[in-house]
């Protein structure tokens, strides 16, 4: 310089193929159970889908741009 991966909750991570109400574990908070605490059982609250724009009735999902982050090629 030049290609290709990847970005969703505080963490891992589904959901892209086939556009249609963001899901789940765990964490966290409550409340059960325990003398107490842990484990377990309930139950809640949590997201500008990396950033800006196009396309659509309708975008996490298609398209361009760009920033991060890892490969590769020089």
């Nucleotide at each position: 310089g030049g290609g290709g991966g990847u970005a969703u909750a505080g963490u891992u991570u589904a959901a892209c193929u086939u556009g249609g109400c963001a899901a789940a574990a765990u964490a966290c908070g409550c409340g059960g159970c325990u003398c107490c605490a842990g484990a377990c059982c309930g139950c809640g609250g949590g997201a500008u889908u990396g950033u800006a724009g196009g396309u659509u009735c309708a975008a996490a999902u298609c398209c361009u741009a760009c920033u991060g982050c890892c490969c590769c090629c020089a």
Transfer RNA from a Candidatus Woesearchaeota archaeon, 74 nucleotides, folded computationally. Its Rfam family is "tRNA". The family's RNA type in Rfam is transfer RNA. The coordinates come from a structure-prediction model, not an experiment, and the mean pLDDT is 83. It was read from a public genome assembly. NCBI's taxonomy places the organism under Archaea, Nanobdellati, Candidatus Woesearchaeota.